[in-house]
């Protein structure tokens, strides 16, 4: 550095109609397509540029920008930390 397992992990509409199903016939509830607007930023990406590498060129580059992608109930995903394993490099 880079995998694995564990434990912590935030934001923002369980919006709106519509079609489909399931539930007894309605009603109502739940689920699934795609459609519309409104929002979020902590997967990935993109970009400025602080920063860095050396003073320039030149490379790298953020938790910042932007939302392409994802994401707005629960589930699950979730930058990052923290603990224990394995691998690789370096240096002592």
């Nucleotide at each position: 550095c880079g995998c694995u397992g564990c434990g912590g992990g935030a934001g923002a509409g369980u919006g709106c109609a519509c079609c489909g199903g399931a539930u007894c016939c309605a009603g109502g509830u739940c689920c699934g397509g795609g459609g519309c607007c409104g929002c979020c930023g902590a997967a990935g990406g993109a970009g400025c540029a602080a920063c860095c590498g050396c003073c320039c060129c030149c490379g790298g580059a953020a938790u910042c920008u932007c939302u392409c992608a994802g994401g707005c109930a629960a589930c699950g995903g979730g930058a990052c930390c923290g603990c224990a394993g394995c691998g690789c490099u370096c240096g002592c």
The RNA shown here (Glycine riboswitch aptamer) has 92 nucleotides and comes from Sandaracinobacteroides saxicola. The RNAcentral record of the sequence draws on Rfam. Its Rfam family is "Glycine riboswitch aptamer". Its family is annotated with glycine biosynthetic process in the Gene Ontology. Of the family's consensus pairs, 85% are formed in the model.